[in-house]
Transfer RNA from a Promethearchaeota archaeon, 75 nucleotides, folded computationally. The sequence was found in a public genome assembly. Model confidence (mean pLDDT): 81 of 100. Its Rfam family is "tRNA". It is annotated as a transfer RNA.

RNA sequence: GCGCCACUUGUCUAGUGGUUAGGAUACCAGCUUCCCAAGCUAGUGACCCGGGUUCGAGUCCCGGGUGGCGCACCA
Numbered sequence: 001g002c003g004c005c006a007c008u009u010g011u012c013u014a015g016u017g018g019u020u021a022g023g024a025u026a027c028c029a030g031c032u033u034c035c036c037a038a039g040c041u042a043g044u045g046a047c048c049c050g051g052g053u054u055c056g057a058g059u060c061c062c063g064g065g066u067g068g069c070g071c072a073c074c075a
Base pairs, nucleotide, nucleotide: 001071002070003069004068005067006066007065010025011024012023013022018055026044027043029041030040031039048064049063050062051061052060
């Protein structure tokens, strides 16, 4: 340099173009308990960036960024 793949709360992850982006974990509060853990209830927090298509984009398309893999270059 070229090609392929992947980016969603702190972490992991689901999401066939259509109502308020769901779950686990974490954190915080309460209940429970002699205490801790576990459990129950409530809360906090996310679509990598820009553009395009569309009535409507996390989802489709283009460019960029980051990461991974492969190839090439490199004596």